Predicted 3D model of a 136-nucleotide RNA (FMN riboswitch aptamer (RFN element)) from Peribacillus butanolivorans.
RNA sequence: GUCUAUCUUCGGGGCGGGGUGUAAUUCCCCACCGGCGGUGAUGAAGAAAUAAUUCUUCUAAGCCCGCGAGCCUUACGGGGCAGGAUUUGGUGUGAUUCCAAAGCCGACAGUAUAGUCUGGAUGGGAGAAGAUGGAG
Numbered sequence: 001g002u003c004u005a006u007c008u009u010c011g012g013g014g015c016g017g018g019g020u021g022u023a024a025u026u027c028c029c030c031a032c033c034g035g036c037g038g039u040g041a042u043g044a045a046g047a048a049a050u051a052a053u054u055c056u057u058c059u060a061a062g063c064c065c066g067c068g069a070g071c072c073u074u075a076c077g078g079g080g081c082a083g084g085a086u087u088u089g090g091u092g093u094g095a096u097u098c099c100a101a102a103g104c105c106g107a108c109a110g111u112a113u114a115g116u117c118u119g120g121a122u123g124g125g126a127g128a129a130g131a132u133g134g135a136g
Base pairs, nucleotide, nucleotide: 002135003134004133005132006131007130008129009128010127016030017029018028019027031116032115033106034105035067036066037065038064043058044057045056046055047054048053062104063103070081071080072079073078086102087101088100089099090098108119109118110117
């Protein structure tokens, strides 16, 4: 370091201003936010080497691949359903990931129609880190 069992801890951000109205953080104009794993041409650090270069570690996508929160079901392993979104230009051998620009999206219930309020939730959770035992 790998697999495995048990346990512990951690594990989501955002309505500020104006307008209409009896009433809107829900509509309209401007604003604000981006969970987890993977990929990765980003960036940083380190090692070898005279150097070219090679290697290692960390880091890097809301809209590329997948997962999570909801509902039903279960033999509790899981199964089913529901559920969103990207283009153009540039560089380059290579980019839906870099740079630039313009866009777009956001469960359920409540309420004047909600990504941002309240609620289920002192819940659940993708997963992350660690401890102890076991295996080869």
Overview:
It was read from a public genome assembly, where an Rfam model found it. It matches the Rfam family "FMN riboswitch aptamer (RFN element)". About the family: The RFN element is a highly conserved domain that is found frequently in the 5'-untranslated regions of prokaryotic mRNAs that encode for flavin mononucleotide (FMN) biosynthesis and transport proteins. This element is a metabolite-dependent riboswitch that directly binds FMN in the absence of proteins. In Bacillus subtilis, the riboswitch most likely controls gene expression by causing premature transcription termination within the 5' untranslated region of the ribDEAHT operon and precluding access to the ribosome-binding site of ypaA mRNA.The FMN riboswitch structure, reported in present an FMN-bound six-stem junction, adopts a butterfly-like scaffold, stapled together by opposingly directed but nearly identically folded peripheral domains.